[in-house]
RNA sequence: CUGAUCCCCGCGGAAGAGACCGGGCUUCGAGCCCGGCGCCGAAGGCGCAACCGCCCCGGAAACGCUCAGGCAAAAGGACCGCGGGGAGCUG
Numbered sequence: 001c002u003g004a005u006c007c008c009c010g011c012g013g014a015a016g017a018g019a020c021c022g023g024g025c026u027u028c029g030a031g032c033c034c035g036g037c038g039c040c041g042a043a044g045g046c047g048c049a050a051c052c053g054c055c056c057c058g059g060a061a062a063c064g065c066u067c068a069g070g071c072a073a074a075a076g077g078a079c080c081g082c083g084g085g086g087a088g089c090u091g
Stems, first nucleotide, its partner, number of pairs: 001091001003089001005087009018037001020036006038071003044067001045065003051059002
């Protein structure tokens, strides 16, 4: 110098599902707390394992669970794109 990989930062995009019911508080706010029923799957977490690897260890989904989280908007948001920086690797 080069090409993919991973991490961080900035910007943009980004789904689903009760503005549910009862009680209390209240700054009267779609806010907070307690209880109840229904629901979602894309923070995080846990589980299965196609596959990679294979002696063992290990890695591993957008699948499953729904502990946590969420169910107007906003916020958050896996993931994707662009820009910048860094790490180690290949040539």